[in-house]
Context: one part of a larger RNA
RNA sequence: GUCGGUGACUCAUAGGCAGUGGCUUGGUUAAGGGAACCCACCGGAGCCGUAGCAAAAGCGAGUCCUCAUAGGGCAAUUAUCACUACUUAUGGACCUGAACCUGGGUGAUCUAUCCAUAACCAGGAUGAAGCUUGGGUGAAACUAAGUGGAGGUCCAAACCGACUGAUGUUGAAGAAUCAGCAGAUGAGUUGUGGUUAGGGGUGAAAUGCCACUCGAACCCAGAGCUAGUUGGUUCUCCCCGAAAUGCAUUGAGGCGCAACAGUUGACUGGACAUCUAGGGUUAAAGCACUAUUUCAGUGUGGUCCAGGAGAGCGGUACCAAAUCAAGGAAAGCUCUGAAUACUAGGUAUGGCCUUAAAAUUAAAAAAGAGGGGUUAAAGUCGUCUAAUGAGAUGAUGGGGGAUAAGCUUCAUCGUCAAGAGGGAAACAGCCCGGAUCACCAGCUAAGGACCCUAAAUAGCCGCUCAGUGAUAAAGGAGGUAGGGGUGCAGAGACAGCCAGGAGGUUUACCUAGAAGCAACCACCCUUGAAAGAGUGCGUAAUAGCUCACUAAUCGAGCGCUCUUACGCCAAAAAUAAAUAGAGCUAAGUAAUCUGCCAAAGCUGUGGAGUGUAAAAAUACAUCGGUAGGGGAGCUUUCCGCCUUAGAGGGAAGCCUCUGCAUGAAUGGUGGUGGACGAAGUGGAAGCGAGAAUGUCGGA
Numbered sequence: 001g002u003c004g005g006u007g008a009c010u011c012a013u014a015g016g017c018a019g020u021g022g023c024u025u026g027g028u029u030a031a032g033g034g035a036a037c038c039c040a041c042c043g044g045a046g047c048c049g050u051a052g053c054a055a056a057a058g059c060g061a062g063u064c065c066u067c068a069u070a071g072g073g074c075a076a077u078u079a080u081c082a083c084u085a086c087u088u089a090u091g092g093a094c095c096u097g098a099a100c101c102u103g104g105g106u107g108a109u110c111u112a113u114c115c116a117u118a119a120c121c122a123g124g125a126u127g128a129a130g131c132u133u134g135g136g137u138g139a140a141a142c143u144a145a146g147u148g149g150a151g152g153u154c155c156a157a158a159c160c161g162a163c164u165g166a167u168g169u170u171g172a173a174g175a176a177u178c179a180g181c182a183g184a185u186g187a188g189u190u191g192u193g194g195u196u197a198g199g200g201g202u203g204a205a206a207u208g209c210c211a212c213u214c215g216a217a218c219c220c221a222g223a224g225c226u227a228g229u230u231g232g233u234u235c236u237c238c239c240c241g242a243a244a245u246g247c248a249u250u251g252a253g254g255c256g257c258a259a260c261a262g263u264u265g266a267c268u269g270g271a272c273a274u275c276u277a278g279g280g281u282u283a284a285a286g287c288a289c290u291a292u293u294u295c296a297g298u299g300u301g302g303u304c305c306a307g308g309a310g311a312g313c314g315g316u317a318c319c320a321a322a323u324c325a326a327g328g329a330a331a332g333c334u335c336u337g338a339a340u341a342c343u344a345g346g347u348a349u350g351g352c353c354u355u356a357a358a359a360u361u362a363a364a365a366a367a368g369a370g371g372g373g374u375u376a377a378a379g380u381c382g383u384c385u386a387a388u389g390a391g392a393u394g395a396u397g398g399g400g401g402a403u404a405a406g407c408u409u410c411a412u413c414g415u416c417a418a419g420a421g422g423g424a425a426a427c428a429g430c431c432c433g434g435a436u437c438a439c440c441a442g443c444u445a446a447g448g449a450c451c452c453u454a455a456a457u458a459g460c461c462g463c464u465c466a467g468u469g470a471u472a473a474a475g476g477a478g479g480u481a482g483g484g485g486u487g488c489a490g491a492g493a494c495a496g497c498c499a500g501g502a503g504g505u506u507u508a509c510c511u512a513g514a515a516g517c518a519a520c521c522a523c524c525c526u527u528g529a530a531a532g533a534g535u536g537c538g539u540a541a542u543a544g545c546u547c548a549c550u551a552a553u554c555g556a557g558c559g560c561u562c563u564u565a566c567g568c569c570a571a572a573a574a575u576a577a578a579u580a581g582a583g584c585u586a587a588g589u590a591a592u593c594u595g596c597c598a599a600a601g602c603u604g605u606g607g608a609g610u611g612u613a614a615a616a617a618u619a620c621a622u623c624g625g626u627a628g629g630g631g632a633g634c635u636u637u638c639c640g641c642c643u644u645a646g647a648g649g650g651a652a653g654c655c656u657c658u659g660c661a662u663g664a665a666u667g668g669u670g671g672u673g674g675a676c677g678a679a680g681u682g683g684a685a686g687c688g689a690g691a692a693u694g695u696c697g698g699a
Base pairs, nucleotide, nucleotide: 002698003697004696005695006694011091012090013089014088015087016086018084019083020082021081022080026048027047028046032042033041052059053058062074063073064072065071094232095231097229101222102221103220104219105218106217112196114194115193116192117191118190119189120188121186123155124154125153126151130147131146132145133144134143135142159183161181163180164179165178166177167176198214200210201209202208207216235633236632237631238630239629240628245258246257247256249254261385262384264382265381266380267379268378273347274346275345276344277343278342284336285334286333290330292328293327294326297323298322301319302318304315305314350375351374352373353372354371355370391416392415393414394413395412396411397410398409399408400407421432422431423430436607437606438605439604441603442602443601447597448596451581456594459592462589463588469584475569476568479566480565481564482563483562484561485560486559487558488557496553499550500549502526503525504524532547536545537544609622610621611620612619634688636685637684638683639682640681641680646676653672654671655670657668658667659666
């Protein structure tokens, strides 16, 4: 992992509410008695109800506050007892799971210290003190040789340890093996016996060790500790169907109240649409206020100047209040001011049936005012009972951020959540559209129609040549097609070709030189068809080439500028490469026009359920669904009744085959099996497993 068992909303007591029942001449007993047991029957202490108000005295259909006869609060009524369902409280309270805490005990055969008594340490090296002898001295000191055998001394086995590496890692081993390593007469090692006990001991101290357990041992008990937490929670069908928000919280993954859901009542009559009337001050706009800002003009005042004894007065190139013309501009500005939204009111509904059949009409079909019936949608106030209170994304209007984020935080709407189907290649939140069931029927939506792949390689009119289509900007460019403006042009334009492009003059100035062309000033005149005191190259300076400008030749359009559409460059990422692909010059793209395909949408045909709805018939509406609510059922075990159907002429169980019901389920044939056991109608539960790192057992 798998298979088979087993495994979780219970019970007691006390409330609430609903349903059913009894009694209502109010209801009802509790303990206890009773009898073979349970009942029946006794038992009226008590409880609920029959009157409320007030803190209370108290008064009383009223009472309290009050000076009040004002005003206001509450009241002016109501059963009760059982059973059943749901729910609340108290208990272990749906099941499983802590780490802990407390009490009482058991441990020092492991290990830590200590005590008592015992045991062990091959071999080799070094050679302290002391002593002896010689030398030495007045005597010593000192010195040499020998002797001697000290030491937490040295090397190295046993023994004790554990520094490194490898192996081992479901090991040979719950800590080892192998190769090296450290101590090895010492604070050494070891045997046996004993001491110290958990809020404690012991510790050459590591929070170490105290029986594979140690920041507080182990065992039992309190104990089913507690768990705002994780996981799990077992049969069927039908109806409705959320929330992820507000306020508060030692609150933030929990609770409470509200909002939203279900259910069951009462009341009102409208929802949507359209019209009318409102208030506001948003978007926009504006500058009339407030704040801010640019520039032109005027210049009360100041500065400066002149004069004066002083006041005052005069002038001025500066600063500047105020004023005025023009312009910009605000979330915290408004002389103005929408669309929506909100409030109120007026008008006023749809489906179906019926009246309903005639008349009209050649026939068929269809329509019809008014009356009646029926049905659906809305809102308000209650009863009982939930879930939710992590939301996600798209669009619009904002705040934060960088007008960043698959970012964050509000408001309004949609979708997902809890929604399947079709489209977007694939793709919770985008587009279309809301799945009761069946059908080898039809029509459409979004989106599509060359092939993959269902459907026009359709029509008409343009554009694009870039595989643009099928990613991106500033910027750049005689790309192509179209539109506007403007200039030149048979008195010959534009481009080409041919020719001229001169003289005063080398202008003046400057300079070594400066002659159109280093720099500075000026930029005239003449001849002419035209020619600058010179556009560029060039020279030391000249020279030389060229341009502007002009004639001839040629012969019809040529420039500049603005703009529209589609293209081009700009354009670099990691295995080879992605319009989904093949491929396409349309099968790209703009406009237009027809049919066609395409969904669980709509229609058709045939069934089932639910609501109105109450029995049937029938009509209309309706039937996606998580959390959650409500309704109706199936099965298992046991019990009561009929005390039984059936059963060795074969029960239950198991296997096979085969029916039936919306489903849980259930019926029959055959085999096996070998003794029990249906159906019906009620009752009671240890009543339904696929999940809990569940639990027990098997292979």
Predicted 3D model of a 699-nucleotide part of an RNA (large-subunit ribosomal RNA, domain II) from Capsicum annuum var. glabriusculum. The source organism's lineage runs through Eukaryota, Streptophytina, Embryophyta, Mesangiospermae and Capsicum annuum. Its mean pLDDT, the model's own confidence on a scale to 100, is 80. The full RNA is in RNAcentral, with records from SILVA.